SAM riboswitch aptamer (S box leader), 103 nucleotides, folded computationally. The sequence was found by an Rfam model in a public genome assembly. The prediction has a mean pLDDT of 87. The model forms 97% of the base pairs in the Rfam consensus.
RNA sequence: UCCUUAUCAAGAGCGGCGGAGGAAACGGGUCCGAUGAAGCCGCGGCAACCUGCGUGAGAGCAAAGGUGCCAAUUCCCGCACCGUAAGAGGUGGAAGAUGAGGG
Numbered sequence: 001u002c003c004u005u006a007u008c009a010a011g012a013g014c015g016g017c018g019g020a021g022g023a024a025a026c027g028g029g030u031c032c033g034a035u036g037a038a039g040c041c042g043c044g045g046c047a048a049c050c051u052g053c054g055u056g057a058g059a060g061c062a063a064a065g066g067u068g069c070c071a072a073u074u075c076c077c078g079c080a081c082c083g084u085a086a087g088a089g090g091u092g093g094a095a096g097a098u099g100a101g102g103g
Stems, first nucleotide, its partner, number of pairs: 001103008013043005021032003026078004044070003049066002051062003074095001079092004
């Protein structure tokens, strides 16, 4: 970096450094931010994909280890379809994120 596959409406924050931006990219919207953004570090926590226990297979239990995550549905919309006077709303997709496996 690419492919396959599962999940994405729940859950979980303090301190230090840092200094103006941030919410993946582009466009639009809406938010967060000097009562301190991104990023890094420490500690804490959430979850339970891998993992351990368990089983015929499960259900289930655990959380030591490997990841991940800790504003807002993946913040919402961008495409298609349903729907409508127009909306609202709904379903699916695309893209993305994370895990596991593979090239």